This is a predicted structure of a 76-nucleotide RNA (transfer RNA) from a Candidatus Heimdallarchaeota archaeon. Its mean pLDDT, the model's own confidence on a scale to 100, is 82. The sequence is in RNAcentral, with records from ENA. Rfam family: tRNA. It is annotated as a transfer RNA. From the family's description: Transfer RNA (tRNA) molecules are approximately 80 nucleotides in length.
RNA sequence: CGGGCUUUAGCUCAGCGGCAAGAGCGCUCGGCUGUAGACCGAGUGGUCCCGUGUUCAAAUCACGGAAGCCCGACCA
Numbered sequence: 001c002g003g004g005c006u007u008u009a010g011c012u013c014a015g016c017g018g019c020a021a022g023a024g025c026g027c028u029c030g031g032c033u034g035u036a037g038a039c040c041g042a043g044u045g046g047u048c049c050c051g052u053g054u055u056c057a058a059a060u061c062a063c064g065g066a067a068g069c070c071c072g073a074c075c076a
Stems, first nucleotide, its partner, number of pairs: 001072007010025004018056001026044006049065005
């Protein structure tokens, strides 16, 4: 310097233009237990990396930017 992939809840990830953005784990409360764990029930969660654009409608498409990972090139 060129190319590719990734970025969504505290963590790991789904979500393929249209329900009010989801799951598991976690956390909180309750049940159970002598206590804890396990188990059961309820609750708790988000500027979808940032900006602009396209569209009636964008996490999803386009453009620009940022961060991380990988490949290649160059180089002493």